This is a predicted structure of a 100-nucleotide RNA (c-di-GMP-I riboswitch aptamer) from Paenibacillus ginsengarvi.
Its Rfam family is "c-di-GMP-I riboswitch aptamer". Gene Ontology term of the family: cyclic-di-GMP binding.
Lineage of the source: Bacteria > Bacillati > Bacillota > Paenibacillaceae > Paenibacillus.
The RNAcentral record of the sequence draws on Rfam.
RNA sequence: UCCCGAUAACGGCAAAACCGGCUAAAGCCGGCGACGCAAAGCUAUAGGGGCUAAAGUCUCAGUUCGUGAAGAACGGGGACUAUGUCAGCCAGCUACCGAA
Numbered sequence: 001u002c003c004c005g006a007u008a009a010c011g012g013c014a015a016a017a018c019c020g021g022c023u024a025a026a027g028c029c030g031g032c033g034a035c036g037c038a039a040a041g042c043u044a045u046a047g048g049g050g051c052u053a054a055a056g057u058c059u060c061a062g063u064u065c066g067u068g069a070a071g072a073a074c075g076g077g078g079a080c081u082a083u084g085u086c087a088g089c090c091a092g093c094u095a096c097c098g099a100a
Stems, first nucleotide, its partner, number of pairs: 004098002012037002018031005035088001041093003047090002049086003056080005062074004
């Protein structure tokens, strides 16, 4: 130095729930709280994968207007879609300590 991770030492982070806030949502921020973590430190179009679907596109039937066809308006269901989001999914980068 690299690999490795101990009933070692100094310490560190903080899941879920609850409270308040942001957001269409996923999720995020703060408080409280600890399930756990040897990287639970950092990195998100431009490594993979997951989640969400406001907006957009397509589609399904419905209501109203219309003599009626055409057409128009309204709201509802479904599908696709991320330069939105997750690193405590894998991954990349960096790093404290030093037993076997």